[in-house]
Molecule: Bacterial RNase P class A
Organism: Gammaproteobacteria bacterium
This record gives sequence, C1' cells and structure tokens, in this order.
RNA sequence: GGAGCUGGCUAUGCAAUCGCGCUGAGACUAAAUGGGUAACCAAUUGAUCUCAGGGAGGAAAGUCCGGGCUCCACAGGGCAAGGUGCCAGGUAACGCCUGGGGGGCGUGAGUCCACGGCCAGUGCCACAGAAAAUAUACCGCCUGCCUCGCAGGUAAGGGUGAAAUGGUGCGGUAAGAGCGCACCGCGCUGCUGGUAACAGUAGUGGCAGGGUAAACCCCACCUGGAGCAAGACCAAAUAGGGGGACUUAUAAUGCGGCCCGCAUUGUUCCCGGGUAGGUUGCUUGAGUUGUGCGGUGACGUACAUUCCAGAUGAAUGAUUGCACGCGACAGAACCCGGCUUAUCGGCCAACUCCCACC
Repeated sequence: GGAGCUGGCUAUGCAAUCGCGCUGAGACUAAAUGGGUAACCAAUUGAUCUCAGGGAGGAAAGUCCGGGCUCCACAGGGCAAGGUGCCAGGUAACGCCUGGGGGGCGUGAGUCCACGGCCAGUGCCACAGAAAAUAUACCGCCUGCCUCGCAGGUAAGGGUGAAAUGGUGCGGUAAGAGCGCACCGCGCUGCUGGUAACAGUAGUGGCAGGGUAAACCCCACCUGGAGCAAGACCAAAUAGGGGGACUUAUAAUGCGGCCCGCAUUGUUCCCGGGUAGGUUGCUUGAGUUGUGCGGUGACGUACAUUCCAGAUGAAUGAUUGCACGCGACAGAACCCGGCUUAUCGGCCAACUCCCACC
C1' cells in the first nucleotide's frame, strides 16, 4: 500500500415561515348543573387562543418461534397429535444466544451443521452391471482333457455404477485370496485427562457386506385453547316478537380431538326488529443509559440516571435558502425477547493474508 473477516455506532445536516397529533399549565366561554326574585356567583366540560415539552425503524417488514396480558375456567390426569435433538451454561422462555466437542468449507482470520439410534423391527438403493443379498463371474488368470471347445479353481487385474464386500505393502500359491504378517481401519476391554460431549494411550481379536431415519419407526425432553377485532364499563334504541328440535339429574352442556375426572343446570336452530356511539384496555417496562464488581463469554449484581409515539379513514407535512457523504430498504396500531429477509452510504476497533521498502 492492497485485499479480506468479525463486532459496534449512524441513517442527509443547518436556518426561516406556515401547518399536524399527544401531554402539562393558563386564559376565555356556548349549552347544561347548584345557589339566588334577578343581576350575578361557583364548579365542570366542549370549541378557541397562548406558553412549555416530546413525536416511527435497524429492520417498524415476514407472521417463523417464545412469552407477558385477557377470556374459556374452579382447572387435574392419561391417550393421541405436534415440536426439538452433541455436551455444559445463559434467559421469563425458546426452535434463540454463549462456550466447548465432532464434522464440512477456507492459505488464514473465520464460517456453516436437520449433530440421538440402522445389533428393536419394517422398507428403499432406478438405470447400467455377472451381481446391490438367498450374493456371484462379463472380460481376464491358472490347471486338466481334448480340439477350437469343455470341465475345475479364482476374485488379485479390467469393465459397469453414487456405492462392488476393508485399504497399502511384503510373503506365499498352479494362479490367487486376511491365506499369513506389518501398518491403517473396525469391534471389545483397561488406563489417563475432562462436569460432560469426547480425546489420547495400551492390550486383544483376522474381524467381513454397505448406505439411507429432511424414510416409517425407536429413544430422551417439551407442549391446554383462543386471541386487543382478547376483554371490561357506560349510554341509547327496539318487538317483555314469532316458530321449531333434543332433553330434563340414570340427562344435557362446558373445557382444540378421545377417555376419566371436575363444574353448572337446561341446550340449540330458523325468521323478523333495534343498536353498532363513547370510555377503558393504551403505554413505567422481564425499560433505556452510565459506572463498579463477578464471569473466557452469553450474562448477573449494586449504585446512579432518565421517561423517550399512543393515532383510530389512521398524527411529523409543505415552501424557501445554504451545505454536502447527493440521501438506499422503507411508516408504530397491546407489549416484549429472538430468528429470517431487503438495503444507498459514512465512521470506529481488533484480527488475517499478499506485495514493496528499511
């Protein structure tokens, strides 16, 4: 100097004018309420005005997970069904995060993993090939007979295929073959280290068909349902309407499916009519930020600091001027913790590789 990899911050800036929504304070005041014969007074509220403060995201997106909260509902057990899948931790919890083990990719910093079990059982491995499990012989090699073939042995060499029945080498053999041996691989046993997953090491056995569970299945752990359009309250209006079905405590209904259990006392269908307005839920939280301590880390803990949207056809927009990095992906609707996807740029830190010079 160049190229990478990991983590963090930011997301046009400044000024002026007008405008939108929320909160707080003040002023004014129509209507209604109380007192008063009245004038007027008091309090509350709508509209209006003034001042002060705040006003979309790192993903608000996808609706993929996990919860908080509300209701069923007083809410338990089992089966089925579904989810996760190495080990140890973190967390309210998780399919998330951190660290470690194993495997894949990369020169490396790093990064990815749907990572329990095929000796519990049942399936599947097309085509090609002799043969993919009831294992065999297409070419080849060797031996014999005898004449251009037959018989026996063989699975080392070749071919087919994603995969051919352990691999390499030496010996041996008629030719070969774990047939024997050495090393590797595999099984079993012991020892050492580690909480563990696992790793290392020693001995022993010639050991013989493999793969596939994101195939059915087995094993371990986990799991009620519905959802803020949940739910609660107030006001107003209508028709205290009409017609059926089942059943009445040995019955019926309720809780995603089934059973047991529990609770309650009727359950349910059709036609017709009225209302669909307001308040609340609704933002102070498993909050943010800073510092100390503990921990490899995720994170925990103590102290301090701070209040940072609550709309409801849906609020932050318009105009002008200057600057420059020339503005991407893109807008809350009950809230929070994650994951995944989209994305123009700018800044910071650590680490890795390459080149050149000293």